The prediction has a mean pLDDT of 83. Predicted 3D model of a 386-nucleotide part of an RNA (large-subunit ribosomal RNA, domain III) from a Gammaproteobacteria bacterium.

Context: one part of a larger RNA
RNA sequence: GAGUAACGAUUAUGCGGGUGAAAAACCCGCACGCCAGAAGCCCAAGGUUUCCUGCGCAACGCUAAUCGGCGCAGGGUGAGUCGGCCCCUAAGGCGAGACCGAAAGGUGUAGUCGAUGGGAAACAGGUCAACAUUCCUGUACCGGCCGUAACUGCGAUGGGGUGACGGAGAAGGUUAGGCCUACCGGGCGUUGGUUGUCCCGGGGAAAGUAGGUAGGCGGGCGCUUUUGGAAAAUCCGGAGCGCCGUUAACGCCGAGAUACGAGACCACCGGCAUUGCCGGGAAGUGGCUUACACCAUGCUUCCAGGAAAAACCUCUAAGCAUCAGGUUACGGGCGACCGUACCGUAAACCGACACAGGUGGGCAGGGAGAGAAUCCUAAGGCGUUU
Numbered sequence: 001g002a003g004u005a006a007c008g009a010u011u012a013u014g015c016g017g018g019u020g021a022a023a024a025a026c027c028c029g030c031a032c033g034c035c036a037g038a039a040g041c042c043c044a045a046g047g048u049u050u051c052c053u054g055c056g057c058a059a060c061g062c063u064a065a066u067c068g069g070c071g072c073a074g075g076g077u078g079a080g081u082c083g084g085c086c087c088c089u090a091a092g093g094c095g096a097g098a099c100c101g102a103a104a105g106g107u108g109u110a111g112u113c114g115a116u117g118g119g120a121a122a123c124a125g126g127u128c129a130a131c132a133u134u135c136c137u138g139u140a141c142c143g144g145c146c147g148u149a150a151c152u153g154c155g156a157u158g159g160g161g162u163g164a165c166g167g168a169g170a171a172g173g174u175u176a177g178g179c180c181u182a183c184c185g186g187g188c189g190u191u192g193g194u195u196g197u198c199c200c201g202g203g204g205a206a207a208g209u210a211g212g213u214a215g216g217c218g219g220g221c222g223c224u225u226u227u228g229g230a231a232a233a234u235c236c237g238g239a240g241c242g243c244c245g246u247u248a249a250c251g252c253c254g255a256g257a258u259a260c261g262a263g264a265c266c267a268c269c270g271g272c273a274u275u276g277c278c279g280g281g282a283a284g285u286g287g288c289u290u291a292c293a294c295c296a297u298g299c300u301u302c303c304a305g306g307a308a309a310a311a312c313c314u315c316u317a318a319g320c321a322u323c324a325g326g327u328u329a330c331g332g333g334c335g336a337c338c339g340u341a342c343c344g345u346a347a348a349c350c351g352a353c354a355c356a357g358g359u360g361g362g363c364a365g366g367g368a369g370a371g372a373a374u375c376c377u378a379a380g381g382c383g384u385u386u
Stems, first nucleotide, its partner, number of pairs: 013031006032383004040363004046343002050341001051075006060068002080141002082339003086119003092113003098107003122139005142335002145332008153320002158315004166302004172295003177289004183202005188196001208260003215253004219244008228236002265284001268280005303306001349358002365377004
């Protein structure tokens, strides 16, 4: 220089009370303002205790601080069903033998790893200062194992089926959600009016089980035969015949609604009380609208023709057939290990910072609107640390 620039988005604060040495900033209340396809809620990545409580204010916080993602201490993450592990494979990796190569090593068969994909099963309510599909209450479901009973050709690393998949488009049936409403509860005005066709609030409820609906798909069954499926086959495929049926039969898939589940939950009221806790607890009907959700891996259409393997079903081989094994029902018992706090469009991640930057997926209320634009607003969250 200079008590100057700056104090990091121009969403915004004001008052009363509390605490305290001290309050513009902390706590409580009232009013006001801002966001609302977000500046709300849930998950993944990443972070790794930042979560909750008590006690602190040197430093950190662009100011103060009684406050804090700061210091110290104590506490907190509970699973057969959520995710992983597990079974399975993709791109890709590794790779016994093998081939190639002075060496190092490279390629690669069988195999073995590898999710961003396929594969069993849980919902509702309650609860802690802090976790909950994990704890508690209630009601379910799945898979091994063992036992009992009845029936019975069982058997795989092999065969077949299935799993199993693209783009675009259209219509239908539903539901979530929304808006009203019968009904239920409360109110009657500190300012002129308000017992009325008045005002305010509520008007909701899972998985599962049962029967199998709207609808979608395939004609179905039996017998004979067979060069195919690397052996076999009663399975699959090919060929032939018969019967039923062709507006169907038979079989498969299939939302939703309905009944049970149903006890709770809740407006409000009463009691105690600084926050809050305890107890009681009404109505809970009908209509309209409506999804990008479900039926649907459906249907129609197009050419560029749109993973694999396991699980699952079925067939036999060796073998075993009074056994073992298989199917069904009932009963018993088991289900380990790892993650689970908190932030997560951000002051907790990536940017040297409490940085106007960057960061994948899901949810998507109301009014106006074609709309996820835009404006206002609910729930919810904030007023950006001078």
Lineage of the source: Bacteria > Pseudomonadati > Pseudomonadota > Gammaproteobacteria.